[in-house]
Molecule: Glycine riboswitch aptamer
Organism: Mitsuaria sp. WAJ17
RNA sequence: AAGCCGAAUGCUGGAGAGUGAAGCCAGGCCCCGAGCCCGGCUUCCGCCGAAGGAGCAAGGCCGCAGAUCCAAAUGUCCUGCGGCUGAAUCUCUCAGGUACCGAGGACAGCGGGAGCGGC
Numbered sequence: 001a002a003g004c005c006g007a008a009u010g011c012u013g014g015a016g017a018g019u020g021a022a023g024c025c026a027g028g029c030c031c032c033g034a035g036c037c038c039g040g041c042u043u044c045c046g047c048c049g050a051a052g053g054a055g056c057a058a059g060g061c062c063g064c065a066g067a068u069c070c071a072a073a074u075g076u077c078c079u080g081c082g083g084c085u086g087a088a089u090c091u092c093u094c095a096g097g098u099a100c101c102g103a104g105g106a107c108a109g110c111g112g113g114a115g116c117g118g119c
Base pairs, nucleotide, nucleotide: 003119004118005117006116009111010110011109012108013107018045020044021043022042023041024040025039027037028036029035030033046098047097048096052094053092054091055090059085060084061083062082063081064080065079066078
């Protein structure tokens, strides 16, 4: 220098589960009432998994012991035990969420290719 990949970025798609109960504090409407509508917070009960977080199977590595081979070995291979490592849309439900809408959203597709990271 060129190429590939990734993250980030722009666009598009993108699931699930409560109009639950109690308390407190605001707002709006009118017929001014033990009225109606609506929002926020806290607690409790139930539920969901697709921000984030946590868990682990095979495998891999290390240590110890045994067994085998052998001229011999602290080595290879094998067995057992222990430790470390180890993925997901799986599992958990800490966090988050839980009528519609909105927001959020793992992940997927497309674009751009300046800068960043890796090869």